[in-house]
Context: one part of a larger RNA
């Protein structure tokens, strides 16, 4: 350490449960709101945070009605209360209902400020209280109505885009989404200027059905009617006009009227016209607001039959026996399953409010019938021309409808329509309006139901959920359910510091039911015990298997495994995957072909030449169905473009021929599978597009208003003077103080390098560095918004996002792309190619597969034979085309000669034909196989074959072999062709290896036989046999060459050889001759020539080398002796050698081997999953029986096995359901069955049925849990030590001493922000990166005090709103008067004291300002002032601060002296008012304030203590300097300069005097360079404004230091 058993932690799966959703169905209601809504803010409880009620009459107040016993909500606790004089509680009807919110008096940052006006408390001011005061429309007034809300559903305005058309512009989605108006309970349309077809219908809507028809349509993709039928439900009217009368007003007028225009009333409403008029007639028929009566119904609510024992058990409702009740056996509860326990439930009762139907009264409203001369019957209309939209109908042949712009009729003998248009015919009467029912739809209430979910499910939300949390906002959004029958919730004891934990004890049927609780799985992290493990190399498992443990006696079974053999996960993409190609830490639970309509094909079933209903509609009954309902569809007959005709019919002259039917007849409607198709269409994934909002607390730029820049440095114009000059000019000195000046803090940047990089930071931090009086930086408060801003411009910046911000929606966009896609067994089994393709990794069609059905012959298949057709290997070319070696001959031409010309001549020049001679060719062929193809016959085989229909996959292919294209006759390279194998194939072989060799794995067997390869060892089998090679470890890792070699074998040939070969020894090698000829010299041997010849000779060349200047010398060829047999040479083979050179250390696998290498021959053996025996399986064929078959990816068929729920049917459980968790047995598997223990209320089992139906991977979603690991870190290196103290405990709390750090800050104050973080007091679980006694942390208690401070009750800037007024489909954009709105102007307070914790706010004291009363005075309008830049120098000048000097008080020297000495503190005094003084001013000085008050010192009652001390009643003391001198930067003031020319409005101007009296809201704690504020944090960043002492110094640099703070939470 591994396995194994037990026994726990951790988890929170499963399992049971439901309080909670989701889909419906039937009833109702379908709105609320100025009488103040919807929605909120604040409050309201004895205590009271959160929900819930309520509303200052506040978990409630009145009145009727119900009920009867408790009761003060959720929510269980105390205390204190209410109730039988009737309460909580239900109903109904009322009071009250704070502030916001349409919001409405005025404003405003919603829940908060100020007001006017009447009355009132009261007499004024101030303050309170009730009420009223907002716009717009109608109205004369009176008054009334509107506005805002809210989920669909309906009507108009205005209107996208992804997206499909496999791209896109028309089209399409879609008039969808969205976004504006606006109505109601419905809403819209509506009583034919309709439709139709020669016959009719009679308003609208709405369902069926015509019908995916006619159509429209880049005639694409798509879009898509009506007529007609069947139904639902029904309902029809009213105006304008003519005419007539009244009223007012003009116009005229003979004054009698008359016209006309408005107005009112009568009157009238149409289409085979109608009405008005005229003329007859009669009051007839109908409806019916309103009102009153009545009644069904109606709220709380009442009444409601019927069971006992026994058994087990904690409990009875269970099980046994025995009743009962039933108009009631729905249903829930009750200590387990209850008809008879309890709540109900059939049934029956009861009545406030309220109230249909119906009775009664009744305003109003409705009616004929003939005359036909006149008058009327909807005008900027109809209809045309352009543009453009609705109509299904895209501009077309385009009717109709609506209208933007321009035109523009008719008048009933008129008009319009009937799909250009015209006639004829038929319909109907525009240009005004009403109008139920049938249809949609559900924020909501009741009633109920479910083959809907059951805590990751189902609503986002069972639970204080649209909450916690994020986000500026718009918006985004979560997690979390169970004790127990009852809290009986654990009294007391113990351990402990302990109110943590735990261990006894009690309770309880069960504490492993103990509040972190039901049940309690897995990862995971332990403990106890049995085996095994320290030489071991390992996808760890599986076959064998020895010890060693257990056990229920079994020759059994269990655990563990020393050692041996074989063995490279899964999934997914691929031609191929261990791969180092993709996914997956692990575990659980969730997670991916589903539904609706319309086709197709199988199956079942029904019924037939028929079949079938659909919407509706009845009737039961509340759950499904039965019955009507024949509208429609599909079938029963074709052909044709059609008219048409028909067993034919088109064509066509045809009685031809030919197509296409017919003779041959099965549909139809329903259920169920497989598929197509429209829809999100298996599941997850874009980047984008659009469409309404939010958004300038970040940043850019603008606009208004403030605010900041220590010190030091240079010295521009100008000025003044002196020199100069005719006068300028110029010069020099001085004054002068300019600058996108210069150095250098603060502040702003960020140049460059380290660090940092899971940081102290999601941009920093250290050192260096730029700017730093400007184009400088910076606070507040606005503006400008997404195709849009803004931009000294970088595609920068617009919240940590920018080449088009964020949100939400369209929307589940699209995705030929990529990932996943879950249970088992049986049969068959593939492709990786043609063609085509904006096509190439996509689709179609064919080929290949798999089901089913037909057809059964001259199918198919292979073999032999025969008979073909072809031009391929090969060949061959004086057989063609083309090409072509050498060689003859040499047409012709170059080049040279020839005196020019013209004839020649010459060429080692090129070079035609022809001739001999080699030789080539895919696009040559006189020639010409093999194979394969075609047919025919035979024979083997036997459906393997064809057709039709269902249903696919595949169209990336890859090795080898052989042909052959490309390439380099390169390539694991690329294109073809045959063939194989792999893909989609195990096994054996080749060390290992997709394809090479064998071979084709249904299962089992410790059973033979082989094949390839093999037999010495690892590792089975031959250390086999015969012959021979090889010496190189060659074999024997691959693949080795030209080319070398007296390696060695073995063969043909061929020469010499006892007449003595070859090689060695010996000996000769000679002579003319130094040939001759060059040479300086050449004598065999530089060179050249040669009849290289001659002579002795056994034999020697006018010489094979070496050598010499040249000779010489040495050798060789040639001979002889010797020796005594074979020795030479060519050409072919085997098998070694050289050549031979790569990166881990080397290897034939290895070891090693002289055979165990190589060749040839020959035996016996091993050797596969092959073949064979033995048993079983299943599948097909079929006569039981046999036969044959049973590899397998993508795919097709078949048959099962689990899970969930429903029906029916018999069953099981408290004598123990489901679920957990061991054992055992069945089944070929998916998987069952029994059993032990847990658990403690349920479950299964057959039939049949429906499906949210099987996980191992989607870089899935959720949760838990491992790993790395007890690792890395603890956030400035400013620093901590010691004593003491509380405590259970102390490095960090407290006190004390020291020591250190900041000191333009790491001190102080304030604005923003943040809200309680202040103070006290307990306390330590969690927060603090450690630890805590401590704390910004947890609980309880307190705590903020104003006429004068800030800010309103004053003003205005930007900017915003915004009457009137412009604009604009709508919303809404602008904007005058107004009115808001500070960061600016206007405005009145100081000291001292006092708290734990506030103080210019309280207290003392002294001021000041406004208003009112009262009294005098005077009243006008303006002007003016209010009122403003930089920059510079001058001046006064507080506070403060140095030094000096006096004072005051205390203390001072070791040895001694001095005290006229030194040392340390101290040494103060406001606002505010006055006479004067100075000064231009500003301000200053003086007196008053101040006999207060207070610091210091000394003394000291008491008193408290941390023992260190502090606190101090009272007293005294200086009556101690308002001394000089130096720096001064708040402020202030008036000047100078310079261009860029530097708010407004209000206030002010605009009395005076005493008392008195009034004098309101809102801030006021803390914390503020930070542990509180923005950065997710107690974070090394950020964060406006004021103070800011001393030494050093120019300085706010620097350094040290003061008060004061601190020591950085390990």
């Nucleotide at each position: 350490a591994g396995c194994g058993u037990a026994u726990g932690g951790g988890g929170a799966a499963u399992g049971c449960c439901u309080a909670g959703g989701c889909u419906c169905u039937c009833a109702g209601a379908g709105g609320c709101g100025a009488u103040g809504a919807a929605g909120g803010a604040c409050g309201u409880g004895a205590u009271a945070a959160g929900c819930u009620g309520c509303g200052a009459a506040a978990a409630g107040c009145u009145g009727c009605g119900g009920g009867g016993a408790u009761u003060g909500g959720c929510a269980c606790a105390u205390a204190c209360a209410a109730a039988u004089u009737g309460a909580u509680c239900c109903g109904c009807a009322g009071a009250u209902a704070u502030c916001c919110g349409a919001a409405u008096g005025g404003g405003g940052c919603a829940a908060c400020c100020c007001a006017g006006c009447a009355u009132g408390u009261u007499g004024a001011a101030g303050a309170c209280a009730u009420g009223u005061u907002a716009u717009g429309c109608c109205g004369u007034a009176a008054g009334g109505c509107a506005a805002g809300c809210a989920a669909a559903c309906c009507c108009g305005g205005a209107g996208a885009a992804c997206u499909g058309a496999a791209a896109c512009a028309u089209c399409u989605a879609a008039g969808u989404a969205c976004c504006c108006g606006g109505a109601g309970g419905a809403g819209a349309a509506g009583a034919a200027a309709a439709c139709a077809a020669u016959a009719g219908u009679g308003a609208u809507u709405c369902c069926g059905u015509a019908a995916g028809u006619a159509g429209c349509g880049g005639c694409g993709a798509g879009c898509g009617a009506a007529c007609g039928c069947g139904g639902a439900u029904u309902a029809g009217c009213c105006c304008a006009a003519a005419c007539c009368a009244g009223a007012u007003u003009u116009g005229u007028u003979a004054c009698g009227g008359c016209a006309a225009a408005u107005u009112u009333g009568g009157g009238g409403u149409u289409g085979u016209a109608g009405g008005a008029c005229c003329a007859c007639g009669a009051u007839a028929u109908u409806g019916a607001a309103u009102g009153u009566c009545a009644u069904a119904u109606g709220a709380a609510u009442u009444a409601g039959a019927a069971u006992g024992c026994u058994u087990u058990g904690g409990a009875a409702a269970a099980a046994g026996c025995a009743a009962c009740c039933a108009a009631a056996g729905a249903g829930g509860g009750u200590g387990a399953u209850a008809g008879u326990c309890c709540c109900g439930u059939a049934u029956a009762g009861g009545u406030a409010a309220a109230g249909a139907a119906g009775a009664c009264a009744a305003a109003c409203a409705u009616a004929g019938u003939g005359g036909u001369a006149u008058c009327c019957u909807g005008a900027g209309u109809a209809g045309u021309g352009c543009g453009g939209g609705a109509c299904a109908c895209g501009a077309g042949u385009a009717a109709u409808c609506c209208u933007g712009u321009a035109u523009g009729a008719a008048a009933c003998a008129g008009u319009c329509g009937g799909g250009a248009c015209c006639a004829u015919c038929c319909g109907a009467u525009a240009a005004g309006g009403c109008u139920a029912a049938a249809u949609a739809c559900u924020c909501c209430u009741g009633a109920g139901a479910g083959a809907c979910c059951g805590a990751u499910a189902g609503u986002g939300a069972a639970c204080u959920a649209g909450u916690a949390c994020c986000g500026u906002g718009a918006g985004g959004g979560a997690a979390a359910g169970g004790u127990g029958a009852a809290a009986a919730g654990a009294a007391c004891c113990c351990u402990g510091a302990a109110u943590a934990a735990g261990g006894g004890a009690g309770u309880g049927a069960a504490a492993u039911a103990g509040a972190a609780c039901c049940u309690g799985a897995a990862a995971c992290c332990a403990u106890a015990c049995g085996c095994u493990u320290a030489c071991a190399a390992g996808c760890g498992g599986u076959c064998g298997g020895a010890g060693c443990c257990c056990u229920u006696u079994a020759g059994g079974g269990g655990g563990u495994g020393a050692c041996g053999g074989c063995g490279u996960g899964c999934c997914u993409u691929u031609u191929g995957c261990a791969u180092a190609a993709u996914g997956a830490g692990c575990c659980u639970a969730c997670g991916a072909g589903u539904u609706a309509c319309c086709g197709u094909u199988g199956c079942u079933a029904g019924c037939a030449a028929g079949g079938u209903u659909a919407a509706g509609g009845a009737c039961u009954u509340c759950a499904g169905g039965u019955c009507c309902g024949g509208a429609u569809c599909c079938g029963u007959a074709g052909c044709g473009a059609a008219a048409g005709c028909g067993a034919g019919u088109c064509u066509g002259a045809a009685u031809a021929g030919g197509g296409c039917g017919c003779u041959u007849u099965a549909g139809u409607u329903a259920g169920u599978a497989g598929u197509g198709g429209u829809a999100g269409a298996c599941g997850c994934g874009a980047a984008a597009c659009c469409g309404u909002g939010u958004g300038a607390u970040c940043u850019a730029c603008c606009c208004a208003u403030g605010g900041g820049c220590a010190g030091g440095u240079u010295g521009a114009a100008g000025u003044u003077u002196a020199g100069g000059u005719a006068a300028c000019a110029c010069u020099a000195a001085a004054u002068g103080g300019a600058g996108g000046a210069c150095c250098g803090a603060a502040c702003c940047g960020c140049c460059a390098g380290a660090c940092g990089u899971u940081g102290a930071a999601a941009a920093g931090u250290c050192u260096u560095c730029g700017g730093a009086u400007g184009a400088c930086c910076u606070g507040u408060g606005g503006g400008u918004a997404g195709g849009g801003g803004u931009g000294a411009a970088a595609g920068g910046c617009c919240a940590a996002u920018c080449a088009a911000a964020c949100u939400c929606g369209g929307a589940a966009a699209u995705a030929g792309c990529u990932c996943g896609u879950a249970c088992u067994c049986c049969c068959c089994g593939a492709a990786a190619u043609g063609c085509a393709u904006u096509u190439a990794g996509g689709u179609g069609c064919a080929g290949c597969g798999u089901u089913g059905a037909u057809u059964u012959a001259u199918a198919g298949u292979u073999u032999u034979a025969u008979a073909g057709a072809g031009g391929u290997a090969g060949a061959g070319c004086u057989a063609c085309u083309g090409a072509u070696u050498g060689g003859a001959u040499g047409c012709g031409g170059g080049g040279g000669c020839u005196u020019c010309a013209c004839c020649g001549c010459c060429u080692a020049c090129c070079a035609a034909u022809u001739c001999c001679u080699g030789a080539c060719a895919a696009a040559c062929u006189c020639c010409g196989a093999a194979u394969g193809c075609u047919a025919u016959a035979a024979a083997a085989u036997g459906u393997u074959a064809a057709u039709c229909a269902g249903c696919a996959g595949u169209g990336a292919g890859g090795g080898c072999u052989u042909g052959g294209g490309u390439g380099c006759u390169a390539a694991g390279g690329u294109c073809c062709a045959a063939g194989u194998c792999c893909a989609a194939g195990a096994g054996g072989g080749a060390a290992a290896g997709a394809a090479c060799c064998c071979a084709g794995a249904c299962c089992a067997u410790c059973a033979g036989c082989u094949a390839a390869g093999g037999u010495c060892c690892c590792a089975a089998a031959a250390u086999a046999u015969a012959u021979g090679u090889u010496a190189a470890g060659u074999u024997g890792a691959a693949a080795u060459a030209a080319c070398g070699a007296g390696g060695u074998u073995g063969a043909a040939c061929u020469g010499c050889u006892u007449u003595g070969a070859c090689a060695g020894c010996u000996a000769g090698g000679a002579u003319g001759u130094u040939g001759g000829c060059u040479u300086g010299g050449a004598a065999g041997c530089a060179g050249c020539c040669a009849u290289u010849c001659a002579u002795u000779u056994a034999a020697a060349g006018a010489g094979u080398g070496c050598g010499u200047a040249a000779c010489a010398g040495c050798u060789c060829a040639c001979u002889a002796g010797u020796c005594g047999a074979g020795c030479g040479g060519u050409u072919c083979g085997g098998c070694a050698u050289g050549g031979a050179u790569a990166a881990u250390a080397a290897u034939c696998g290895g070891g090693c081997a002289u055979a165990a290498a190589c060749a040839u021959a020959u035996u016996a053996c091993c050797g596969a999953a092959g073949c064979u025996a033995u048993g079983g399986a299943c599948u097909u064929a079929u006569u039981u029986a046999u036969a044959a078959g049973u590899g397998g990816u993508a795919g097709g068929g078949g048959a099962g096995c689990a899970u969930u729920g429903u029906a029916g049917u018999g069953u099981c459980g408290u004598c123990g359901a489901a679920g957990g968790u061991g054992a055992g047995u069945c089944g070929u598997g998916a998987g069952g069955c029994u059993u032990g223990c847990u658990g403690g209320a349920g479950a299964a089992g057959c039939u049949a049925c429906a499906a949210a139906a099987g996980a191992a991977a989607a870089u899935g979603u959720a949760g838990g849990c491992a790993u790395a690991a007890g690792u890395a870190a603890c956030g400035a290196u400013a620093a901590u030590g010691c004593g003491g103290g509380c405590g259970a405990g102390a490095a960090a709390c407290c006190c004390g001493c020291a020591c250190u750090c900041c000191g333009a800050a790491a001190g102080a104050c304030u604005a923003a922000g943040g809200u309680u973080u202040c103070c006290u007091c307990a306390g330590c679980u969690a927060u603090g990166c450690u630890a805590a006694u401590c704390a910004g942390c947890u609980g309880a208690g307190g705590g903020u005090u104003a006429g004068u401070c800030g800010g309103g009750a004053c003003c205005u800037a930007a900017c915003g709103c915004g009457a009137a007024c412009c604009c604009g489909a709508a919303a809404g954009g602008g904007g005058u008067a107004g009115u808001g709105g500070a960061u600016g102007g206007a405005c009145a307070a100081c000291a001292g004291g006092u708290u734990a914790a506030u103080a210019u706010u309280c207290c003392u004291g002294u001021a000041c300002c406004u208003g009112c009363u009262c009294a005098c005075a005077c009243u006008a309008a303006a002007a003016g002032u209010g009122a403003c830049g930089g920059a510079g120098g001058c001046g006064a000048a507080a506070a403060g601060u140095u030094g000096g000097u006096g004072c005051g008080u205390a203390c001072u020297g070791a040895c001694g002296g001095a005290a006229u000495a030194g040392u340390a503190c101290g040494u103060u005094g406001a606002a505010g008012g006055a006479u004067g003084u100075g000064g231009u001013a500003a301000c200053a000085c003086u007196c008053c304030g101040a006999u207060a008050g207070u610091a210091c010192a000394c003394u000291a009652a008491a008193g408290c203590u941390a023992c260190g001390g502090c606190u101090g009643c009272g007293g005294u003391g200086a009556u101690a300097a308002u001394c000089c001198a130096g720096c001064a930067a708040a402020u202030c003031g008036a000047c100078u300069u310079c261009c860029a020319a530097g708010a407004a409005a209000a206030g002010c101007g605009a009395g005076u005097g005493a008392a008195g009296c009034a004098g309101c809201c809102c801030g006021u704690a803390c914390c503020c360079u930070a542990a509180a504020c923005c950065g997710a944090c107690a974070c090394a960043g950020g964060u406006a404004g004021u103070u800011g002492g001393g030494a050093u110094g120019a300085g706010a640099a620097u350094u040290c230091u003061a008060a004061g703070g601190a020591g950085c939470u390990c």
Molecule: large-subunit ribosomal RNA, half A
Organism: Bizionia argentinensis JUB59